[in-house]
This is a predicted structure of a 72-nucleotide RNA (transfer RNA) from a Gemmataceae bacterium. The sequence was found in a public genome assembly. The organism belongs to Gemmataceae, within Bacteria. Its Rfam family is "tRNA". Rfam classes the family as a transfer RNA.

Parts: sequence; C1' cells; structure tokens
RNA sequence: ACGAGCGUAGCUCAACGGUAGAGCAACGGUUUCCAAAACCGUCGGUUGGGGGUUCGAUUCCCUCCGCUCGUG
Repeated sequence: ACGAGCGUAGCUCAACGGUAGAGCAACGGUUUCCAAAACCGUCGGUUGGGGGUUCGAUUCCCUCCGCUCGUG
C1' cells in the first nucleotide's frame, strides 16, 4: 500500500429497518449467629466520530478514526 473482519453498559457478547437486551461485575433486599453460595430486584448506553438514504437506522450506503487477520 491492497484485501477482509470487528467497534453496542465497567467486561464478554446479542439485537427482521419499527420500545437497545442477556450473562458477569456493581448496588439493594431475602436467607444466615456472621459470611459465602443461592434467590429476587435496581442501576448502568452520544450503539467509535461525521454525513447520506428512509416516515423511521445498532441494522443499508459513503467517509474518517481505532483494533485484528491476510497478501506483498
């Protein structure tokens, strides 16, 4: 330089173009003599930035940035 993939909660990952979720973590509660475990609940998001298409974009298109893999 060229080609491909990825970027979503603190972490690991989901999500037919139509209300952004799960597990773990954190916090609270139940339980226990206390704790752990278990169970119940709560909190947590500029969906990497910008633009376009659309009534509507995490999703489709363009561009930039970052990471990974491949070719040379």